[in-house]
RNAcentral holds the full RNA, with entries from ENA and Greengenes. Predicted 3D model of a 349-nucleotide part of an RNA (small-subunit ribosomal RNA, central domain) from an uncultured bacterium.
Context: one part of a larger RNA
RNA sequence: CUGGGUGUAAAGGGAGCGUAGACGGUUUUGCAAGUCUGAAGUGAAAUGCCGGGGCUCAACCCCGGAACUGCUUUGGAAACUGUAGAACUAGAGUGCAGGAGAGGUAAGUGGAAUUCCUAGUGUAGCGGUGAAAUGCGUAGAUAUUAGGAGGAACACCAGUGGCGAAGGCGGCUUACUGGCUGUAACUGACGCUGAGGCGCGAAAGCGUGGGGAGCGAACAGGAUUAGAUACCCUGGUAGUCCACGCGGUAAACGAUGAAUGCUAGGUAUAGGGGGUAUCGACCCCUCCUGUGCCGGAGUAAACACAAUAAGCAUUCCGCCUGGGGAGUACGGCCGCAAGGUUGAAACUC
Numbered sequence: 001c002u003g004g005g006u007g008u009a010a011a012g013g014g015a016g017c018g019u020a021g022a023c024g025g026u027u028u029u030g031c032a033a034g035u036c037u038g039a040a041g042u043g044a045a046a047u048g049c050c051g052g053g054g055c056u057c058a059a060c061c062c063c064g065g066a067a068c069u070g071c072u073u074u075g076g077a078a079a080c081u082g083u084a085g086a087a088c089u090a091g092a093g094u095g096c097a098g099g100a101g102a103g104g105u106a107a108g109u110g111g112a113a114u115u116c117c118u119a120g121u122g123u124a125g126c127g128g129u130g131a132a133a134u135g136c137g138u139a140g141a142u143a144u145u146a147g148g149a150g151g152a153a154c155a156c157c158a159g160u161g162g163c164g165a166a167g168g169c170g171g172c173u174u175a176c177u178g179g180c181u182g183u184a185a186c187u188g189a190c191g192c193u194g195a196g197g198c199g200c201g202a203a204a205g206c207g208u209g210g211g212g213a214g215c216g217a218a219c220a221g222g223a224u225u226a227g228a229u230a231c232c233c234u235g236g237u238a239g240u241c242c243a244c245g246c247g248g249u250a251a252a253c254g255a256u257g258a259a260u261g262c263u264a265g266g267u268a269u270a271g272g273g274g275g276u277a278u279c280g281a282c283c284c285c286u287c288c289u290g291u292g293c294c295g296g297a298g299u300a301a302a303c304a305c306a307a308u309a310a311g312c313a314u315u316c317c318g319c320c321u322g323g324g325g326a327g328u329a330c331g332g333c334c335g336c337a338a339g340g341u342u343g344a345a346a347c348u349c
Stems, first nucleotide, its partner, number of pairs: 004320003007303002012317001014200001016198002021193001023191001025088007033081002035077008049065006091190001092187003098181002103177007110154001115149007125136002162169002205246006214240002219235004257316006265294011298305002322349003331342004
């Protein structure tokens, strides 16, 4: 490079926006770069191929032919690609009345519970475990009542429910704000993908400054045990929380890239539109959008997937090529560091 692949065997980038590039709807007219076709020139000879011939054969040599699939010039064709013009509305978008939602950011605020402090009642235990002990308690604990402080998380509702590109998002209220849905109207291909690039990105971690109730790496003690640097218990520092900045990784998973079209059904659920009916509709019919389950064709090594495809096709990107060595070394880039990213080879089976 070709071919084959990428749910689980190696392999989908964590996820978005978007540059170059690649690809791109319907009708029509022109041009003729690609494309197709005719002609001319050239494509040296030798070699190679085919058919003959000469050295006794062969190697070797000689003759003839085809070929040299190419390039240049020129005449034409106009279906397709391209390009220029005109038109369209099925893709895409704008936008009006509405609609659902833990989408985001900021501010405010509420109750339950844990802990602590103060005061009252009250007395000898509490706590913890498989059993114990460390620990707390006559300096009055645990329990209980009242008051106060402070931090963090939001029971029930709650749902194979909703929203978000992903990470993720859950008390309540307000402000600002993104997306989705949705009938008529308008623009008229404005699209899709996307190497580099840019911003986003759980938890842990890092820097500065706050905060610190509970939990709790490390650590200490008590147990268990042959030992116990663990599992269990009592404590407990970083951290967990906030602001700003860094980091850029996860089984970042649906282990399934994005977009478009097509291909039997059944059932449930959320949101919306239309209709029937009505006191009202929660019932019924139908359509769209999303989320689940089952299942046929088809696919698949099987498991299974099955209109939310792993089916049938098209476009673009990422990635894979035996196991170990190794996501290591070296170098580059990034980072305060931790480290991240790119990423081998020897050797070995």